[in-house]
């Protein structure tokens, strides 16, 4: 320097003991024929259904919250008050790929072009550029519930507030402004 280490992320780690969020677990409610959803509170992780094809655009302006951790007053020690930084949880309005639905057109068993959506997409990495796939999205099969069929309905944990990579930044060094500080903004190497 990097890496194992909890079902996910993140932060630690003298103790691989843990911090702080979140998915699932059990059980109350509420809806629903029902599969299952939504939500309270509790302990704490056994278990986890996926397959196969497509699509990767949009990537903007504002705005409200915040745990752990740091600092600064306070205190016997706390409560508490500002501050600072940030896992992240969002409103509003605007975009949006393939779809899906129509209309034109064509070298016409098909293909282009326009125009119509929504969101668990963008906003919301570390200032951020750029590739490429999902754990996103679309189309079908599996799985499950209702149905006499035809068919309708349902779920597939969380994990993309950058997932894999390439650059950038940043880490290291000197140093400059503003703050008691914490710490924020450069600027040389």
């Nucleotide at each position: 320097a990097g890496g194992a280490u909890c079902c996910u992320g993140u932060c630690a780690a003298a103790a691989u003991a843990g911090g702080c969020a979140g998915c699932g677990c059990u059980u109350g409610g509420u809806g629903g024929u029902a599969a299952c959803a939504c939500u309270g509170a509790g302990a704490u992780g056994a278990a986890a259904a996926u397959c196969g094809g497509g699509c990767u655009a949009a990537u903007u302006c504002g705005g409200g919250g915040g745990a752990c951790c740091c600092c600064c007053a306070g205190u016997a020690a706390a409560a508490u008050g500002g501050g600072g930084u940030a896992a992240u949880c969002c409103c509003g309005a605007g975009c949006u790929a393939a779809a899906u639905u129509g209309a034109u057109c064509c070298c016409a068993u098909g293909g282009a072009u326009c125009a119509u959506a929504a969101a668990u997409g963008u906003g919301u990495a570390g200032a951020g550029a750029c590739u490429a796939u999902a754990u996103a999205c679309c189309c079908g099969g599996c799985u499950c519930c209702c149905g006499a069929a035809a068919g309708g309905g349902a779920u597939g944990a969380u994990a993309a507030g950058a997932u894999a990579g390439u650059c950038c930044a940043g880490a290291c060094c000197a140093u400059u402004u503003g703050g008691u500080a914490a710490c924020a903004a450069g600027u040389g190497g």
Model confidence (mean pLDDT): 78 of 100. Predicted 3D model of a 189-nucleotide RNA (Group I catalytic intron). Its Rfam family is "Group I catalytic intron". Gene Ontology term of the family: Group I intron splicing. Rfam 15.1 lists 5,602 matches to the family in 1,395 species.